This is a predicted complex of two RNAs, RNase P RNA and transfer RNA, with 415 nucleotides together.
Its mean pLDDT, the model's own confidence on a scale to 100, is 77.
RNA sequence: UUAGAUUGCGAGCUAAUCGCUAGAACCUUCAAGUUUUAGAGGAAAGUCCGGGCAGCAUAGGGAAUGACAGCCGCUAACGGCGGCCGAGGGCGACCUUAGGGAAAGUGCCACAGAAACAAAACUGCGCCGCGCUCUGCGCGACGUAACGGUGAAACGAGUGAGGUAAGAGCUCACAACAUCUGGCGGUGACGUCAGAAGUAGGUAAACCCUGUCUGCUGCAAGGAGCGAGUUAUACACGUCCCCGCGAUACUCGCGCUAGACCCCGCUUGACCUGCUGAGCAAUUGGCGGGCUAGAUAGAUGAUUGGCCACGACAGAACCCGGCUUACUGUAAUCUGGCAAA
RNA sequence: GGUCUGGUGGCCGAGCGGUUAGGCAGGGGUCUGCAAAACCCCGUACAGCGGUUCAACUCCGCUCCAGACCUCCA
Numbered sequence: 001u002u003a004g005a006u007u008g009c010g011a012g013c014u015a016a017u018c019g020c021u022a023g024a025a026c027c028u029u030c031a032a033g034u035u036u037u038a039g040a041g042g043a044a045a046g047u048c049c050g051g052g053c054a055g056c057a058u059a060g061g062g063a064a065u066g067a068c069a070g071c072c073g074c075u076a077a078c079g080g081c082g083g084c085c086g087a088g089g090g091c092g093a094c095c096u097u098a099g100g101g102a103a104a105g106u107g108c109c110a111c112a113g114a115a116a117c118a119a120a121a122c123u124g125c126g127c128c129g130c131g132c133u134c135u136g137c138g139c140g141a142c143g144u145a146a147c148g149g150u151g152a153a154a155c156g157a158g159u160g161a162g163g164u165a166a167g168a169g170c171u172c173a174c175a176a177c178a179u180c181u182g183g184c185g186g187u188g189a190c191g192u193c194a195g196a197a198g199u200a201g202g203u204a205a206a207c208c209c210u211g212u213c214u215g216c217u218g219c220a221a222g223g224a225g226c227g228a229g230u231u232a233u234a235c236a237c238g239u240c241c242c243c244g245c246g247a248u249a250c251u252c253g254c255g256c257u258a259g260a261c262c263c264c265g266c267u268u269g270a271c272c273u274g275c276u277g278a279g280c281a282a283u284u285g286g287c288g289g290g291c292u293a294g295a296u297a298g299a300u301g302a303u304u305g306g307c308c309a310c311g312a313c314a315g316a317a318c319c320c321g322g323c324u325u326a327c328u329g330u331a332a333u334c335u336g337g338c339a340a341a
Numbered sequence: 342g343g344u345c346u347g348g349u350g351g352c353c354g355a356g357c358g359g360u361u362a363g364g365c366a367g368g369g370g371u372c373u374g375c376a377a378a379a380c381c382c383c384g385u386a387c388a389g390c391g392g393u394u395c396a397a398c399u400c401c402g403c404u405c406c407a408g409a410c411c412u413c414c415a
Stems, first nucleotide, its partner, number of pairs: 001337010012307007020039007041313001045324002048322005053218004060243003066213004070084005085099001086097004100209002105207002107203003117156001122148001124144003128140005158174005176199002179196007222264002225254006237246002271290008308311001342411007351365003359395001367383005388404005
């Protein structure tokens, strides 16, 4: 200097004026008014997961459905995150990984090809028989499956030797593979060494099997009913289905209010921040400080001046933890190439 | 705000692992004196990106677009 990799930080600043939403104080019968304080994000987005909260039984059992899948940990929980193992990619920094089971069963593998997965043989190789124009060719039966050809994939064990009529893990040596047993290392996935008995097409983001988890509805949830008694446990209703549970119906007693998309839920919360301890990290413990939007037709804006690095994506609607997507500037560390010393 | 459904030529619409049917419209041709009808032929069609697979419109994930439904209470 160039091409990259990883991680972090920020998200225009400031002054004046005019407005908007909310809280507090003053004034006030109330309304209004005055003063003062606060006022969008890293993704507020997509609504893809998980949880809180609320109702249905304090959400119970079964089945089904759905989701997930290496190991250890973190967490309120997760399909998320951290570290590690295996596999794959990259010269490298580093990155990716829906990563259980195809040796339980079923399905599928188009076209081409003899054959697409226990059955077969096109070209070949070989023995036997017959025929002929007989060192050979043709026909038939049988054996074989290494070679050629087709295909994404060819029976699934690669090379060499032996063996045979010709051949073939048919046999042997070496190498490969996954399984099992044992030793060593590791919490573990797993790694490594030795031995045994072996040789298994692909596909589970096809059905399925194994293991784990899983009730439904979402703030447009929901918020005024409670208690006692009677009848019935048949029908019907509440939750996809079954069980179970609850009622429903009638009577009595007590209680609530007539407010309305602008009353509550509604923002003090797995919150923010300083110091510090544990841990490689995710995360978590302790002490101190802080309060930081809450609208309901929906506020957070506009104008002018100044400054700079000249401003991208984009606007809360019950609240959090993640993931994904959109998008801008900048810093640090590291890697490869080139150039110079 | 929340919960769902869908996207295949200009329009309608089938298919759902193995060359994307069919109809209408459009263009060209045959026929006709000229047209219509009829017949024959034609075209950058699976919303976009990535993954699984030998192979994806189809299966899985993300994004974009369109549409539907849900507003308690004596």